[in-house]
RNA sequence: CUCUUAUCGAGAGAGGUGGAGGGACUGGCCCGAUGAAGCCCGGCAACCGGCCAUGAUUGAUAUGGUAAAGGUGCCAAUUCCUGCAGGAUCUGUAUUCCUGACAGAUGAGAG
Numbered sequence: 001c002u003c004u005u006a007u008c009g010a011g012a013g014a015g016g017u018g019g020a021g022g023g024a025c026u027g028g029c030c031c032g033a034u035g036a037a038g039c040c041c042g043g044c045a046a047c048c049g050g051c052c053a054u055g056a057u058u059g060a061u062a063u064g065g066u067a068a069a070g071g072u073g074c075c076a077a078u079u080c081c082u083g084c085a086g087g088a089u090c091u092g093u094a095u096u097c098c099u100g101a102c103a104g105a106u107g108a109g110a111g
Base pairs, nucleotide, nucleotide: 001111002110003109004108005107006106007105008104013041015040016039017038021031022030023029025083027081028080042075043074044073047071048070050066051065052064053063054062079103084100085099086098087097088096
């Protein structure tokens, strides 16, 4: 970097450092010197792994629970909204809403 697969409406500090930016991209709309990013500490969650239980099996494995000092991840706003397609609403347009893709993020596996 590519592919497969699962999840993405919940949760997480009024600490230190640092100094202007940040929210992937587009268009919006926001956050920010009452201090952004980054780093440290702290925290949340529980994907993998651990442990327990149950069922099945030749076997691979499945489901539920549990701790969190193991490996990641995450800590404004639904993945902040939106971008393509279809539908509902409306006489029509706009608006609003719904569904599915696309894109993105993270885990696990493969190349």
A computed fold for a 111-nucleotide RNA from Melghirimyces thermohalophilus, annotated as SAM riboswitch aptamer (S box leader). The model forms 97% of the base pairs in the Rfam consensus. The sequence was found by an Rfam model in a public genome assembly.